[in-house]
Context: one part of a larger RNA
């Protein structure tokens, strides 16, 4: 020098991308305990106060002794506010990602009547299931609360005794070749013909979509209002600088002396938005984010001290 354990004046995050990492808290018993809530919870909320020994006495409890210190050592939550996701417990990249991602209980479309449907196999046969639409099999969504808007044009699915196209056969008008002929041997028109496709309906918790342009109110400015041109319809409700906002560190409050993060509105949404869901939310979370309070060697700035390694020297 290094690694590891510990200690530390004053200060207490100033350090740092981040209090990473340490420290503080920790047992039992009493007192007390908020918003908010799905009334269970939140809650060990916060926050306070006590614990050894002897004698007495049924306890309560009173007296007294002793140490810096009485869960004397070890073991034994830091706590509070705000907001994003994600309801929750669960799960996962054995070996760089434990998550907002998967699962999930509910939803809801859809197929399947049973020799079910769906899957394995050529097949027999098996699962499904020794079950029967309160079943099973797929799709998407994801407790719960409050909704889930309009578009069937295209695409898919689903329906339709008509019509049009249309194969294979059917059918045979006819034609040709060849025979003396009877015959044979080729081609072949109409006509008929299935699915399927055209068309006709239906369907958006199928796959998906949800416009532009001029004017216009007694300052200004906006535009409730009207033209007018495409559309299948032209984004309802809620939300909104957002995990989503380019310009951007928009504006405007908030909190700090000072805030590209945060939090509350604002809406001019580049390019949210309604089960590829919208929005909310109690309770959880080794989640992400931003604040305070204890805390303290991260940090001002470094110091010492055990051990153990490196080095030199014998």
């Nucleotide at each position: 020098g290094g690694g590891u354990a510990g200690u530390u004046a004053a200060g207490g995050a100033a350090c740092u991308c981040g209090g990473c990492a340490a420290a503080u808290u920790g047992a039992c018993c009493c007192c007390g305990u908020a918003a908010c809530u799905u009334c269970g919870g939140g809650a060990u909320a916060a926050g306070g106060g006590g614990u050894g020994g002897u004698g007495c006495g049924c306890a309560a409890g009173c007296a007294c002794c002793c140490g810096c210190a009485g869960u004397g050592a070890a073991a034994a939550g830091g706590u509070c506010c705000a907001g994003g996701c994600g309801a929750c417990u669960g799960u996962u990249u054995a070996u760089c990602a434990a998550a907002a991602g998967c699962a999930c209980a509910g939803g809801u479309c859809u197929c399947u009547g049973c020799u079910a449907a769906a899957u394995c196999g050529u097949a027999a046969g098996a699962u499904g299931a020794c079950g029967u639409a309160u079943a099973g099999g797929g799709g998407c969504u994801g407790a719960c609360a409050c909704c889930u808007g309009c578009c069937c044009g295209g695409u898919g699915c689903c329906g339709g005794a008509a019509g049009g196209u249309u194969a294979a056969g059917a059918g045979g008008a006819g034609a040709a070749g060849u025979g003396c002929a009877a015959g044979c041997u080729u081609u072949g028109a109409a006509u008929u013909g299935a699915a399927g496709c055209c068309c006709c309906g239906g369907u958006a918790a199928a796959c998906g979509g949800c416009g532009g342009c001029c004017g216009u109110a007694a300052c200004a400015a906006u535009a409730a209002c009207g033209g007018u041109c495409c559309u299948a319809a032209g984004g309802u409700a809620g939300c909104g600088a957002a995990a989503u906002u380019c310009c951007u560190u928009g504006u405007c409050g908030g909190g700090u002396a000072a805030g590209u993060u945060c939090c509350g509105a604002c809406c001019c949404g580049c390019a949210c938005g309604a089960a590829u869901g919208g929005u909310g939310u109690a309770a959880c979370g080794a989640u992400c984010u931003g604040g305070a309070c204890a805390c303290u060697g991260u940090c001002u700035c470094a110091a010492c001290u055990g051990c153990c390694c490196g080095c030199c020297c014998g």